[in-house]
RNA sequence: AUCUUAUCAAGAGUGGUGGAGGGAAAGGCCCUAUGAAGCCCAGCAACCAGUAUGUUUUAUUUACAUAUAUGGUGCUAAAUCCUACAACAAGUGUUGAAAGAUAAGCA
Numbered sequence: 001a002u003c004u005u006a007u008c009a010a011g012a013g014u015g016g017u018g019g020a021g022g023g024a025a026a027g028g029c030c031c032u033a034u035g036a037a038g039c040c041c042a043g044c045a046a047c048c049a050g051u052a053u054g055u056u057u058u059a060u061u062u063a064c065a066u067a068u069a070u071g072g073u074g075c076u077a078a079a080u081c082c083u084a085c086a087a088c089a090a091g092u093g094u095u096g097a098a099a100g101a102u103a104a105g106c107a
Stems, first nucleotide, its partner, number of pairs: 003105006013041001015040003021031003026083003042076003047072003050068006080099001085096005
């Protein structure tokens, strides 16, 4: 990198460092010297593992639910910032798809 499944309108910084970019890509529209990216710290969440409790079982295992936040990730402007394609209604919406992101898994 490919494929499968699930989720993507919630949540989270008045910190330190750094010093000009950033929001995937195209078009828009934005953020940014009242300080971008990156790094550190802090935090959020609960996908996987762990732990505890309960249910199930004769028991172990398995499975499920709840809690926790120890580990692995992830995330911390704007709905995935919006749009592109299709359908429906009618001049702008709704739904879905595509693309993308994240997690877990297969070869």
A computed fold for a 107-nucleotide RNA from Clostridium frigidicarnis, annotated as SAM riboswitch aptamer (S box leader).
Of the family's consensus pairs, 97% are formed in the model.
NCBI's taxonomy places the organism under Bacteria, Bacillati, Clostridia, Clostridiaceae, Clostridium.